This is a predicted structure of a 130-nucleotide RNA (c-di-AMP riboswitch aptamer (ydaO/yuaA leader)) from a Bacillota bacterium.
RNA sequence: UCUGCCAUAUGGCCUAAUCGUGUGGACGCACGAACGGGGGACCCAAAGAUUCUGGGGCGUGCAUGUAUAUGGGGGUUGCUUUCCACCCUAGCCCGUCAGCUUACCUCGUCGGCAAGGAAAGCCUGUGCCU
Numbered sequence: 001u002c003u004g005c006c007a008u009a010u011g012g013c014c015u016a017a018u019c020g021u022g023u024g025g026a027c028g029c030a031c032g033a034a035c036g037g038g039g040g041a042c043c044c045a046a047a048g049a050u051u052c053u054g055g056g057g058c059g060u061g062c063a064u065g066u067a068u069a070u071g072g073g074g075g076u077u078g079c080u081u082u083c084c085a086c087c088c089u090a091g092c093c094c095g096u097c098a099g100c101u102u103a104c105c106u107c108g109u110c111g112g113c114a115a116g117g118a119a120a121g122c123c124u125g126u127g128c129c130u
Stems, first nucleotide, its partner, number of pairs: 012113003018033005034109006044099001054097001055094004062071003072089005078122007
């Protein structure tokens, strides 16, 4: 001097997964707001459904063919579109039961990460100086 690893702090990203109060600080608990999910009428849909090939939910995480490809879908740092490039397409839950669905009822606020370039358009915030 360069590179790698670890830790801490600040800022940021994916995701619904954040903020505030009780509380001067930590933990815990409770409540509120915000965001997100499920159940749940008439009408509509289904003309069948279940009886085992059960059915259903969260989530992008599906389809076809194959043993890994194509297509579809999701992410790439404010947002939209186009092109190129990169990555992902998992896992979990209910328990025989649930179409849609006003009122109403109910649940969650985890976990993980360092992934770009060009063009057009749009929106917004912060700092400094006067």
Of the family's consensus pairs, 91% are formed in the model. Its mean pLDDT, the model's own confidence on a scale to 100, is 78. The organism belongs to Bacillota, within Bacteria. It was read from a public genome assembly, where an Rfam model found it.